RNAcentral holds the sequence, with entries from ENA. This is a predicted structure of a 72-nucleotide RNA (transfer RNA) from Tetraselmis sp. CCMP 881. Its Rfam family is "tRNA". Rfam classes the family as a transfer RNA.
RNA sequence: GCCUCUUUAACUCAAUGGUAGAGUAUCGGUUUUGUAAACCGAAGGUUAUCGGUUCGAGUCCGAUAGGAGGCU
Repeated sequence: GCCUCUUUAACUCAAUGGUAGAGUAUCGGUUUUGUAAACCGAAGGUUAUCGGUUCGAGUCCGAUAGGAGGCU
């Protein structure tokens, strides 16, 4: 220098172009003599950034940035 993959909640990951979810963690509650476990609930998102296509984009297209791999 070129090519490929990847970027979504604190972490690990889902989501057929049509209301962004789960598990773990956090917080509150129930339970217990107490803690842990279990159960119930809550909070937590500019879906990396900027554009484009579309009635509608996390999803499709382009560029940029970060990360991983390969070729030279």